[in-house]
Molecule: Bacterial RNase P class A
Organism: Candidatus Omnitrophota bacterium
RNA sequence: UGGGGGGGCGGGAUAGCUGCAGUUACCGGGUACCGGUAACUGAGGAAAGUCCGGGCUCCGGUCGGGCCGGGACUGGGUAACACCCAGGUUCCGCAAGGAAACGGAAAGUGCCACAGAAAAUAGACCGCCUGUCUUCGCCUUGGCGAAAGCGGGUAAGGGUGCAAAGGUGAGGUAAGAGCUCACCGGCGCCAACCAUAAGGUUGCCGUCUGGCAAACACCUCUCUGGAGCAAGGCCGAGCAGGGGGAUGGACGCCCGCUCCGCAAAAACCCCGGGUAGGCUGCUUGAGCCCUGUCGUAAGGCAGGGUCAAGAGAAAUGGCUAUCUAAACAGAACCCGGCUUAUCGCCCCCCCCUCCC
Repeated sequence: UGGGGGGGCGGGAUAGCUGCAGUUACCGGGUACCGGUAACUGAGGAAAGUCCGGGCUCCGGUCGGGCCGGGACUGGGUAACACCCAGGUUCCGCAAGGAAACGGAAAGUGCCACAGAAAAUAGACCGCCUGUCUUCGCCUUGGCGAAAGCGGGUAAGGGUGCAAAGGUGAGGUAAGAGCUCACCGGCGCCAACCAUAAGGUUGCCGUCUGGCAAACACCUCUCUGGAGCAAGGCCGAGCAGGGGGAUGGACGCCCGCUCCGCAAAAACCCCGGGUAGGCUGCUUGAGCCCUGUCGUAAGGCAGGGUCAAGAGAAAUGGCUAUCUAAACAGAACCCGGCUUAUCGCCCCCCCCUCCC
């Protein structure tokens, strides 16, 4: 100089004018509230996607099992998690470092394109070995050799493929083959040591029967009730309708000589439900900052400080000046994560080239 890896910080600043929302105080209206004035406060690191996990709320639920669905190396952290930290294994990278689709293929079903003879109860295209028969050749005349046909053996060699049923060597054989042996490698049982564990190292014995669970409503272990702030709680008009009371007494019924009784409408009073609407839930919370302490760390504990938006069709905007590179982007019950989008700066480390 070039290329790359890991981590951290900030997310426009200051001043003036003005608008919008909230809180508090005061004033006025005379009210579930409205208006005015003043002061203070007013988006993010992701407010986003709504993908995980919780709180909160309502509904459901005796218990147990199953189905569906989620999770899946080990230990730790946490309210909890699919998150985070530490470690292990495998893989990627020259390295700094990074990734995980990290339970099971000796239970079942299934799949393995193309190529290739054969892709899982292996397989014979070429090759190699061999039997028989025919023809031909040679000669020592019953032997040898060659070729074609029909059979058999063989997984060493060729060739195909991501993958061909362990590798190398020796023995063995008609030729071959873990058929046998040695070494190496894989897998499994057992033992010893190390580790909390996943697992690691070594030894001994057995074995040499592909891969895919990122194929399955396959197996194993494990978790799991549902709905969401439009949850839910309180208040509650007007109009219409419902129930009750007393009054009333049409038409009619009963009785009848009549009175009395039953009984519709209208108007009056009371009750409760729903709707519009209002209030609440609503922001003090697993909160934030600092210090100490324990822990490798994530984080725990203790002390001190601090209060920092709360709308409801939805406020947080605009202009000017100076500096300036200003991107992605706007809360809606609240937290913890993950993922995605994006501007700038800083630190540490690796590789290559050149120079000192």